[in-house]
RNA sequence: GCGGGCGUCGUCCAGCGGCAGGAUGCUGGUUUCCCAGACCAGUGACACGGGUUCGAAUCCCGUCACCCGCU
Numbered sequence: 001g002c003g004g005g006c007g008u009c010g011u012c013c014a015g016c017g018g019c020a021g022g023a024u025g026c027u028g029g030u031u032u033c034c035c036a037g038a039c040c041a042g043u044g045a046c047a048c049g050g051g052u053u054c055g056a057a058u059c060c061c062g063u064c065a066c067c068c069g070c071u
Stems, first nucleotide, its partner, number of pairs: 001070005007064001010024004018054001025043007047063005
């Protein structure tokens, strides 16, 4: 330099045009002599910039980061 993959709550993983969800974590509550555990509630995310579309996490282009391969 070229090609491919990937980027979503603190972490892991779903979601492939119309509401962003689960687990875990964190906070509060109940329970317990206390802790742990259990149960309930709350909390928080689409890498960035453009384009297409009535509507984009999703499709297209570019940039950036990471991974793999080729030279």

Transfer RNA from Myxococcus stipitatus, 71 nucleotides, folded computationally.
The coordinates come from a structure-prediction model, not an experiment, and the mean pLDDT is 83.
Its Rfam family is "tRNA". From the family's description: Transfer RNA (tRNA) molecules are approximately 80 nucleotides in length. Gene Ontology term of the family: triplet codon-amino acid adaptor activity.
NCBI's taxonomy places the organism under Bacteria, Pseudomonadati, Myxococcales, Cystobacterineae, Myxococcus.
The RNAcentral record of the sequence draws on ENA.